[in-house]
RNA sequence: CUCUUAUCAAGAGUGACUGAGGGAACAGGCCCAAUGACGUCCGGCAACCAGACAGCAGUUAUGGUGCCACAUCCUGCAAGAAUAUCUUGAAAGAUGAGAG
Repeated sequence: CUCUUAUCAAGAGUGACUGAGGGAACAGGCCCAAUGACGUCCGGCAACCAGACAGCAGUUAUGGUGCCACAUCCUGCAAGAAUAUCUUGAAAGAUGAGAG
């Protein structure tokens, strides 16, 4: 990098440092941000894999990841409906596990 598969509306700080942009990319919207965002550290959340306990349901949180504004922030494509809207699905993306 590609493929398969599962999940993606729950949860997670009155901390320290830093200092201007940030919410993946493009477009449109809507937001966050000097009352300090983003990022780093600490801290925390969760329970995918392994481990332990258990015994096929689960518990735990030791290790490997992951995550900690907003639904993956929303829309973009398709179908449907009670059609200024809504619902479902796809695509794209993220993360885990497995394979090449």
Molecule: SAM riboswitch aptamer (S box leader)